[in-house]
């Protein structure tokens, strides 16, 4: 330097709702056997914390959600182990501030920043 996040279909109640109810839909970055659910990491937020005029930058917090059966790469002489990642099935989560009604999907801080990528 460039590059870096997706998603409300359809139908119900209602004065009013993409918010609630059925249903539909999405899945960041790194590691590991290919992962929203493992282990780390980031973004919101919080500190009587450092430093700084400040603006910020560093340090700490705090941050949700997965079982069950196959497969067998891969190790190992063998026994034997061996994917919450793949296949099947059934599950389950989602920041803060707004709104005529309560938001993972709509507006908004954000034409912003971060982990990282090339």
């Nucleotide at each position: 330097u460039u590059c870096g996040g997706g998603g409300u279909u359809g139908g119900g109640u209602g004065u009013a709702a993409u918010u609630c109810c059925c249903u539909a839909c999405c899945g960041g970055c790194g590691g590991u056997a290919u992962a929203g659910u493992c282990c780390g990491c980031g973004a919101c937020c919080c500190g009587u914390g450092g430093u700084g005029c400040a603006a910020g930058c560093c340090c700490g917090g705090c941050u949700g959600a997965u079982c069950c059966g196959g497969u067998g790469a891969c190790a190992g002489u063998a026994a034997u182990g061996g994917a919450u990642u793949c296949c099947g099935g059934a599950a389950c989560c989602g920041a803060c501030a707004g709104u005529a009604a309560u938001a993972g999907u709509c507006u908004g801080g954000a034409u912003g920043g971060u982990a990282g990528a090339a």